[in-house]
RNA sequence: GGAGUGGAACAGGCGAACGCCGGCGUGAAAGCGCGGGAGGAAAGUCCGAGCUCCAUAGGGCAGGGUGCUGGCUAACGGCCAGUCGGGGCGACCUGAAGGAAAGUGCCACAGAAAACAGACCGCCGAAGGCCUCUUCGGAGGCCAGGUAAGGGUGAAAAGGUGCGGUAAGAGCGCACCGCGGCGGCAGCGAUGUCGCCGGCACGGCAAACCCCACCCGGAGCAAGAGCGAAUAGGGAGGCGAGCGGGAGCAAUCCCGCGCAAGGACGGCCCGUCCGAUGCCUCCGGGUUGGCUCGCUCGAGACCGCGGGCAACCGCGGCCCUAGAUGAAUGUUCGCCGCCCCGCCUCGGCGGGGAACAGAACUCGGCUUACCGUUCCACUCCGGCC
Numbered sequence: 001g002g003a004g005u006g007g008a009a010c011a012g013g014c015g016a017a018c019g020c021c022g023g024c025g026u027g028a029a030a031g032c033g034c035g036g037g038a039g040g041a042a043a044g045u046c047c048g049a050g051c052u053c054c055a056u057a058g059g060g061c062a063g064g065g066u067g068c069u070g071g072c073u074a075a076c077g078g079c080c081a082g083u084c085g086g087g088g089c090g091a092c093c094u095g096a097a098g099g100a101a102a103g104u105g106c107c108a109c110a111g112a113a114a115a116c117a118g119a120c121c122g123c124c125g126a127a128g129g130c131c132u133c134u135u136c137g138g139a140g141g142c143c144a145g146g147u148a149a150g151g152g153u154g155a156a157a158a159g160g161u162g163c164g165g166u167a168a169g170a171g172c173g174c175a176c177c178g179c180g181g182c183g184g185c186a187g188c189g190a191u192g193u194c195g196c197c198g199g200c201a202c203g204g205c206a207a208a209c210c211c212c213a214c215c216c217g218g219a220g221c222a223a224g225a226g227c228g229a230a231u232a233g234g235g236a237g238g239c240g241a242g243c244g245g246g247a248g249c250a251a252u253c254c255c256g257c258g259c260a261a262g263g264a265c266g267g268c269c270c271g272u273c274c275g276a277u278g279c280c281u282c283c284g285g286g287u288u289g290g291c292u293c294g295c296u297c298g299a300g301a302c303c304g305c306g307g308g309c310a311a312c313c314g315c316g317g318c319c320c321u322a323g324a325u326g327a328a329u330g331u332u333c334g335c336c337g338c339c340c341c342g343c344c345u346c347g348g349c350g351g352g353g354a355a356c357a358g359a360a361c362u363c364g365g366c367u368u369a370c371c372g373u374u375c376c377a378c379u380c381c382g383g384c385c
Base pairs, nucleotide, nucleotide: 001381002380003379004378005377006376007375008374009373010372012336013335014334015333016332017331018330020037021036023034024033025032026031039356043367044366046365047364048363049362050361051220052219053218054217058270059269060268061267063216064215065214066213067212068082069081070080071079072078083097084095085094086093087092098211099210103209104208105205106204107203120151121150122147123146124145128143129142130141131140132139133138159177160176161175162174163173164172178200179198180197181196182195183194184193185192186191224293225292226291227290234283235282236281237280238279239278242257243256244255245254246253247252262274263273264272265271300319302317303316304315305314306313307312338353339352340351341350342349343348
């Protein structure tokens, strides 16, 4: 100097004029004064929660989610650290990363053969049989038989490389690698490493069904609560059985227990709860596109110290930073800043540009979109000293 990798921050600033929403103070009110007002993703609605209701809230089946190890967290499918596999010269990136000997299933086409899986082309044919030739040494051919080392097909073909051996070959034998078993050492562990024994195997796919381990109520702020107003205290259908106590002259009233039909609890079962002037089902009518709350103080932001490789945790200090409701947070002007282009003697001058994109209960993540600037650490290549 060039090419890269990983991470962090910002998301224009200042001023003026006019305008909007909300808070606090003041005022009878009008108004006045002082503060505040859309993001790193507010997006997607993919996960997890807080919160609300079902509801008093359990067990099981089905169903769903995750899937190497150890940590973090309120939790997660997230994050951190590590192990193994894959990619990269490397910094790094990435993995749907438990089990194929519990079972079922699939591997098209090609190929001889695709898992209790083989002989198409080949190689041998010594020993066995037949035929031909013969210079009688032998040569050639066919068959029986042997073989899976070479070639072909394929994504994948009965471990790989090498040496020996054999008629030719083959873990047939040996060395190393791989695989299986038994151990030592290191580590919390995934795993790594070393040693010994064994010629040794049932290929792949579970992002196929499945098995194993762990986890999981449902619905959602359009949740839900209250106020106001209005209507038809409407119509039809279904469902029963008691016990005890008290008051009373009695009719009857009050309390408690239990209970049928039925209903509530995402599907099913068990179970629990409600249950007679009560419950359930159906039809019909009204409220209005009403108001208030929920609605913003949070697993909160910022700073410092300590612990931890880190994610993160603890302690201390300090701060309050939108709550709209047909939906506020804006418009105009000026200057400065940033980026690009042209001109120019440094200086400077002129022109253009500025992305993705707007809160609607809140938070922790993930994913997607994106103009430009700055900073930190690391890798590779080239040159100079």